[in-house]
RNA sequence: GGGGAAGUAGCUCAGUCAGGCUAGAGCAGAGGGCACUCAGGUCAGUGGUUCGAAUCCACUCUUCUCCA
Numbered sequence: 001g002g003g004g005a006a007g008u009a010g011c012u013c014a015g016u017c018a019g020g021c022u023a024g025a026g027c028a029g030a031g032g033g034c035a036c037u038c039a040g041g042u043c044a045g046u047g048g049u050u051c052g053a054a055u056c057c058a059c060u061c062u063u064c065u066c067c068a
Base pairs, nucleotide, nucleotide: 001067002066003065004064005063006062007061010027011026012025013024020051029038030037031036044060045059046058047057048056
């Protein structure tokens, strides 16, 4: 330098395939009558498409991997 994959809560992840349900689960945190309850998210960033974007498109950043 080129190809591929990934980025969602403090941590590990689902949801993307096929755009629309109040953005979810487990652990961790607070409370608890121990049945549970509560709080916590600019979904990496910017721009675009769209009535509508975590989801589609472009670029940028970071990590991993392959090739040279």
Transfer RNA from Sphingobacterium alimentarium, 68 nucleotides, folded computationally. It matches the Rfam family "tRNA". It is annotated as a transfer RNA. Rfam's curators write: Transfer RNA (tRNA) molecules are approximately 80 nucleotides in length. The sequence was found in a public genome assembly. The organism belongs to Sphingobacterium, within Bacteria.